[in-house]
Context: one part of a larger RNA
RNA sequence: CGUUGGAAAUUUGCGUGGGGCUGUCCUUAGUACGAGAGGACCGGGAUGGACUGACCUCUAGUGAAUCUGUUGUUCCGCCAGGGGCAUUGCAGAGUAGCUACGUCGGGAAUAGAUAAGCGCUGAAAGCAUCUAAGUGCGAAACUAGCCACAAGAUGAGAUUUCCAUUGAGGAUUGUAGGAGAUGACUACGUUGAUAGGCUAUAGGUGUAAAGCUGGUGACAGCAAAGCCGAGUAGUACUAAUUGUCCGAUACUUUCAACAGGUAAGA
Numbered sequence: 001c002g003u004u005g006g007a008a009a010u011u012u013g014c015g016u017g018g019g020g021c022u023g024u025c026c027u028u029a030g031u032a033c034g035a036g037a038g039g040a041c042c043g044g045g046a047u048g049g050a051c052u053g054a055c056c057u058c059u060a061g062u063g064a065a066u067c068u069g070u071u072g073u074u075c076c077g078c079c080a081g082g083g084g085c086a087u088u089g090c091a092g093a094g095u096a097g098c099u100a101c102g103u104c105g106g107g108a109a110u111a112g113a114u115a116a117g118c119g120c121u122g123a124a125a126g127c128a129u130c131u132a133a134g135u136g137c138g139a140a141a142c143u144a145g146c147c148a149c150a151a152g153a154u155g156a157g158a159u160u161u162c163c164a165u166u167g168a169g170g171a172u173u174g175u176a177g178g179a180g181a182u183g184a185c186u187a188c189g190u191u192g193a194u195a196g197g198c199u200a201u202a203g204g205u206g207u208a209a210a211g212c213u214g215g216u217g218a219c220a221g222c223a224a225a226g227c228c229g230a231g232u233a234g235u236a237c238u239a240a241u242u243g244u245c246c247g248a249u250a251c252u253u254u255c256a257a258c259a260g261g262u263a264a265g266a
Base pairs, nucleotide, nucleotide: 001152005163006162007161008160009159010158011157015149016148017147018146021049022048023047024046025045026044027043033038051106052105053104054103055102059100060099061098062097066093067092068091069090070089071086072085073084074083075082076081110144111143112142117137118136119135120134169246170245171244172243173189174188175187176186177185194239195238196237197235198234199233200232201231203228204227205226211222212221213220214219
């Protein structure tokens, strides 16, 4: 931009893409078969490999948010306690998120029409013959079935509701993230929990400072403390203010084609 008034939602599915792998074991059954040795089809069940989808409860990784320990140096006048720099200074842990090495799934069943092949009935050709008429089975292939997209499917579909300038709806703008390179998408904007803050807490770290007590002292105890908390719940304290813009008048005129009517004329 189109989809022939303008919107918001819900859909149908023309069609397109993905997927389709396979081992071992148990059972049927030491059965059928076979002199024996050996040893099944068919059917039922269990458990793996590779590939693949989703997710983060568990395990594990990361985790330049965080907590703790510690070295050198510098600054806060000194002690104590801290800040900066040194690869995040180094080291030990680690929430959320993101991940796999983790967890839960997937391939199918089934149906249709078939291939090679196997048939039934059966003539031409009194027999025979799966084939000529007719008719039945038959494969990981084909068409459906499972998953995803899908009306620009210009063949532009369908349903519901709303709007008629007293404006349906949208954009801009702001707070953000289940989104994200930018657009876009999604949530919210005071009739408000959208983000920050605050409160509480799952959780992380590992027992803060100051003081007191004990010890000659290092240190220990009071103390699962202190700090953090990307998660969860609550709370309008702060910021989402006020606004602005777009947005359909289903009409009129002209032209073309077709159809109909009326009037006049030939």
A computed fold for a 266-nucleotide part of an RNA from a Sphingobacteriales bacterium, annotated as large-subunit ribosomal RNA, domain VI.
Lineage of the source: Bacteria > Pseudomonadati > Bacteroidota > Sphingobacteriia > Sphingobacteriales.
Its Rfam family is "Bacterial large subunit ribosomal RNA". Gene Ontology terms of the family: structural constituent of ribosome and ribosome.